Model confidence (mean pLDDT): 89 of 100. The part of an RNA shown here (large-subunit ribosomal RNA, domain VI) has 265 nucleotides and comes from an uncultured Pseudomonadota bacterium.
[in-house]
Context: one part of a larger RNA
């Protein structure tokens, strides 16, 4: 920009893409078959490999804004307690998120038309013949079926709901009016390169803060007690705590502007 008014939502599916794999074991059954050795079809069940999709409850990893320990040095006047730098100084753990090695699931079932091939009936050609007329079976393959996208499918589809009913004219336009809805802007997100998408904007829990909790770390500082001291014990599952979960208007989402018209070849 188009889809012959504008808008919001829900959809159909032309078409396109994805998937399409396979082992072993048990059973049927030591049966059919075979002198024996050996050893099935068909059918039923279990469990793997590789691949794929989703997810983070479990396991494991990361987790440079969390906690603790610790070395050297500098600083806060000193002690104590802290902070800076040293690869995040090093080390031990670790929330959310992101991950795989973790967890769950998938390839199916079924239908149709067929290939090679196997048939029925059957002439040409009194026989025979699956074929010439007619009519069956038959594959991991083909078309559906399963999953995803999809009306720019210009053949532009469908359904539901919402909105707009003024006057003048010299036909050039002028006055009046500005809907539904959308955008800008702001607070943001399990959304994201930007854009887009979702939530919210005081009729408010959108983000931050505060409060409480979960989870993490692992026993803070101060004080007291024991010990010459290093240190230990008690107060006390203490103190601290990023992303997680709630509650709470304390802070910021202020005020506002713009587009979109007047019933539609």
């Nucleotide at each position: 920009c188009g889809c012959a008014g504008g808008a919001a939502a829900u959809u159909u599916g032309a078409g396109a893409g994805g998937c399409u794999c396979u082992g072993u074991c048990c059973u049927u059954a030591g049966u059919a078959c075979g002198a024996g050795a050996g050893g099935a079809c068909c059918g039923g069940g279990a469990u793997g490999g590789a691949c794929g999709u989703a997810u983070c409850c479990c396991u494991a990893g990361u987790g440079c804004a969390c906690c603790a320990g610790u070395u050297g040095u500098c600083a806060c006047g000193c002690c104590a307690g802290u902070g800076g730098c040293a690869u995040c100084g090093c080390u031990g753990g670790g929330u959310a998120g992101c991950u795989a090695u973790a967890u769950a699931c998938g390839g199916a079932u079924g239908g149709g038309a067929u290939a090679a091939c196997c048939g029925c009936u059957g002439a040409a050609a009194g026989c025979a013949u699956c074929u010439a007329a007619g009519u069956g079976g038959g594959a991991a393959g083909c078309c559906c079926g399963c999953c995803u996208c999809a009306a720019g499918a210009u053949a532009a589809g469908a359904u539901u709901u919402c909105c707009c009913a003024g006057g003048c004219u010299u036909c050039g336009g002028c006055c009046c009016u500005a809907a539904a809805g959308g955008c800008u802007c702001g607070u943001u997100c399990u959304a994201g390169a930007c854009c887009a998408g979702g939530a919210c904007g005081u009729u408010g829990a959108u983000a931050g803060g505060g409060u409480g909790g979960a989870g993490g770390u692992g026993g803070a500082a101060g004080u007291g007690c024991a010990g010459u001291a290093a240190u230990g014990c008690a107060u006390g599952g203490a103190g601290c705590u990023g992303a997680c979960c709630a509650c709470u208007a304390c802070u910021a989402a202020u005020u506002a502007g713009c587009c979109g018209u007047g019933c539609g070849g």